[in-house]
Molecule: SAM riboswitch aptamer (S box leader)
Organism: bovine gut metagenome
RNA sequence: CUUAUCACGAGUGACGGAGGGAUGGGCCCGAUGAAGUCACGGCAACCGGCGGUUUCCGCAAGGUGCCAAAUCCCACAGCGCGAGCAUUACGCGAGCAGCUGACAGAUAAG
Numbered sequence: 001c002u003u004a005u006c007a008c009g010a011g012u013g014a015c016g017g018a019g020g021g022a023u024g025g026g027c028c029c030g031a032u033g034a035a036g037u038c039a040c041g042g043c044a045a046c047c048g049g050c051g052g053u054u055u056c057c058g059c060a061a062g063g064u065g066c067c068a069a070a071u072c073c074c075a076c077a078g079c080g081c082g083a084g085c086a087u088u089a090c091g092c093g094a095g096c097a098g099c100u101g102a103c104a105g106a107u108a109a110g
Stems, first nucleotide, its partner, number of pairs: 001110006011040005019029003023075004041067003045064003049059004071104001076101004080096002084092002
């Protein structure tokens, strides 16, 4: 750089000592010990292995990975819903894990 996936799933102990959740804004987690390291345990996204009714499914768990909250939510654009305001009509419009697609990020393979 390219492609694919990202609403599911997964802990305990020791060391460590104040931070962490990519960034910004939120909102959360944290002395009932954060990040990090080690040990054992688990999950099963991709690659590799085995099997099958083979562009897919299953089994096992080797290589990376992962084990709070949808990638925690939003960020840009469009659509939808829509308080309220206004009108003869047209319209304006806060807000919403509403939907879709991007951007960015993470992981794997090349």